[in-house]
RNA sequence: GGAGCGGUAGCUCAGCCGGUAGAGCAGCUGACUUUUAAUCAGUUGGUCAUGGGUUCGAAUCCCGUCCGCUCCA
Numbered sequence: 001g002g003a004g005c006g007g008u009a010g011c012u013c014a015g016c017c018g019g020u021a022g023a024g025c026a027g028c029u030g031a032c033u034u035u036u037a038a039u040c041a042g043u044u045g046g047u048c049a050u051g052g053g054u055u056c057g058a059a060u061c062c063c064g065u066c067c068g069c070u071c072c073a
Stems, first nucleotide, its partner, number of pairs: 001072007010025004019056001027043005033037001049065005
């Protein structure tokens, strides 16, 4: 330098054909009893990397940029 994959909650990751952003864990609150904590119920938490474009509508499609990984040179 070229190619591919990836960036979504604190962490690990889903998200189909463009139509209200989700799960597990963690955190918080409550209940309970077997009390360094476990179990159960509820609940908070988002610039969908970033700047544009297309569209009635974009995490999703198109272009640029940044970051990470892999391969080629």
Model confidence (mean pLDDT): 82 of 100. Transfer RNA from a Neisseriaceae bacterium, 73 nucleotides, folded computationally. Rfam family: tRNA. Rfam classes the family as a transfer RNA.